[in-house]
RNA sequence: GCCCACGUAGCUCAGGCAGAAGAGCACGUCUUUGGUAAAGACGAGGUCCGCAGUGCAAAUCUGCGCGUGGGCU
Numbered sequence: 001g002c003c004c005a006c007g008u009a010g011c012u013c014a015g016g017c018a019g020a021a022g023a024g025c026a027c028g029u030c031u032u033u034g035g036u037a038a039a040g041a042c043g044a045g046g047u048c049c050g051c052a053g054u055g056c057a058a059a060u061c062u063g064c065g066c067g068u069g070g071g072c073u
Base pairs, nucleotide, nucleotide: 001072002071003070004069005068006067007066010025011024012023013022019056027043028042029041030040031039049065050064051063052062053061
């Protein structure tokens, strides 16, 4: 230098054939206990990497960047 994949909650990741976002763990409150842990119930937490384009509508499609990983030279 070229090619490919990936970027979503604090962490690990789904969703990605457009109609507006979820799980597990972690965190908070409550129940339970003499007290913890475990278990259960409820809850909080997101400009979906950035900018632009298409479109009634973009996390989703397209382009260009940035970052991470891999491959080729």
Transfer RNA from a Candidatus Nealsoniibacteriota bacterium, 73 nucleotides, folded computationally. The sequence is in RNAcentral, with records from ENA. Rfam family: tRNA. Rfam links the family to the GO term triplet codon-amino acid adaptor activity. The coordinates come from a structure-prediction model, not an experiment, and the mean pLDDT is 83. Taxonomically the source falls in Candidatus Nealsoniibacteriota (Bacteria, Bacteria candidate phyla).